[in-house]
Record summary:
Predicted 3D model of a 384-nucleotide RNA (Bacterial RNase P class A) from an Actinomycetota bacterium. The sequence is in RNAcentral, with records from ENA. Of the family's consensus pairs, 91% are formed in the model. The coordinates come from a structure-prediction model, not an experiment, and the mean pLDDT is 77. The gene name in the source record is rnpB. It matches the Rfam family "Bacterial RNase P class A". Rfam links the family to the GO terms ribonuclease P activity, tRNA processing and dimeric ribonuclease P complex.

């Protein structure tokens, strides 16, 4: 000087005018209650009035994903079925959060990611392609030892002829070529995310951990370390075992439901199969008589609708405020003018200044964002 990785924080400043919500002190209104003959007073609360004072969204207030407080409801104990969680230690009221390892991937490297238990418990599934996709599989290629079928070589039991010299055939067996029929063969092609360990070397017909050596990986074991995930070194066994559990399953831990429109106070009207009480006429006033006798008047009560208030918070609404405008300054991009070779500097017109707005809190994740500040760190080049 370039590219990058990471941790924090901020996210428009002052000022003037208008407006919004709550508090809160005066004033104004109309009501109540007290006291007064009355005019006032003194006093409550309330208020589509009105003057002052304070206060008045975010880093994510969002998505409403995980927890937790709180409220109701359920719930004797136990088991099934279901759902969540899944390396490891630590924090936390909890979590699926956070730190801090560990292992794996991805990066030269700062450092990013990761639903990260078991696939050798069973069961299933593995798509196109491909001959074969899981106690494997023979398409082209290699072999073709062993069996086979064809030519020759040598030997021949034995047959027939025979002028006995010797001629034909010839089962069967040796060896050599070819054939690629049966067979053998996972070295090589070739297909695919995946082909049942990698190299040599011996081996064989050809070829295979088939045998050896080193690697790698898997188990078993043994020393070290490490609270532990798990890391290091050594020995044994040719043991080479393929993936998916975000398939069923298996293991270990864990789990009641609904959620502030939860719910809880007060409490008209109408309604009640609650509860008590009563009436009119004669009469002064009881007895008595007639008249009515419940479907009626009153009071009380229960439940709880309407509605109001609590839950609701130094923001605390409940048609749900927290704003608009102008000015000046910051920041940013474009023009245009000056100075400068340039990089830039300085001035001045316009334009821009995001995401996004509480609703019972609170703990976390996620996930949106114009711009700008501070730190710690890699990697490449130059220079000294």
């Nucleotide at each position: 000087u370039g590219a990058g990785c990471u941790g924090g924080c901020c996210g428009g400043g002052u000022g003037g005018u208008c407006g919004c919500g709550g508090c809160u002190a005066g004033g104004c209104g109309a009501c109540g209650g007290c006291g007064g003959c009355a005019a006032c007073g003194c006093u409550g609360g309330c208020g589509a009035c009105u003057u002052g004072g304070c206060c008045g969204a975010g880093g994510a207030a969002a998505g409403u994903c995980g927890g937790g407080a709180c409220u109701c409801c359920g719930c004797a104990g136990g088991g099934c079925a279901g759902g969540g969680u899944g390396c490891u230690g630590g924090c936390u009221a909890a979590c699926a959060g956070c730190c801090a390892g560990u292992c794996g991937a991805g990066g030269c490297g700062a450092c990013u990611c990761g639903c990260a238990g078991g696939a050798a418990a069973g069961u299933g599934c593995c798509a196109c392609a491909g001959a074969a996709a899981a106690c494997a599989g023979a398409c082209c290629g290699c072999c073709g030892a062993u069996g086979g079928g064809c030519g020759g070589u040598u030997g021949g039991a034995c047959c027939g002829g025979u002028u006995c010299g010797c001629c034909g055939g010839g089962a069967c067996a040796u060896c050599c070529g070819c054939c690629a029929c049966a067979g053998g063969u996972a070295a090589g092609g070739g297909u695919g995310a995946a082909a049942c360990g990698g190299u040599g070397c011996g081996g064989u017909a050809a070829g295979a951990g088939c045998g050896c050596a080193c690697c790698a990986g898997c188990g078993c074991u043994c020393g070290g370390g490490g609270u532990g995930a798990c890391c290091c070194g050594g020995g044994c066994g040719g043991c080479u075992c393929g993936g998916c559990a975000a398939a069923c399953c298996c293991c270990a831990c864990u789990c009641g439901g609904a959620g502030c429109a939860a719910g809880g106070u007060c409490a008209a009207a109408a309604c009640g199969u609650g509860g008590g009480a009563g009436g009119g006429g004669c009469g002064g006033c009881c007895c008595g008589c007639c008249c009515a006798a419940a479907u009626c008047u009153c009071c009380c009560c229960a439940g709880g609708u309407a509605g109001a208030c609590c839950g609701c918070u130094c923001a605390g609404a409940u048609g749900g405020a927290u704003g608009a405008c102008c000015a000046c300054c910051c920041c940013u991009c474009c023009g245009c003018c000056c100075g400068g070779c340039a990089a830039c500097g300085g001035g001045u017109c316009g334009a821009g200044g995001a995401c996004a707005g509480a609703a019972u809190c609170c703990c976390g994740c996620u996930u949106a964002c114009a711009g700008g500040c501070c730190g710690g760190c890699u990697c490449a080049c130059c220079g000294u």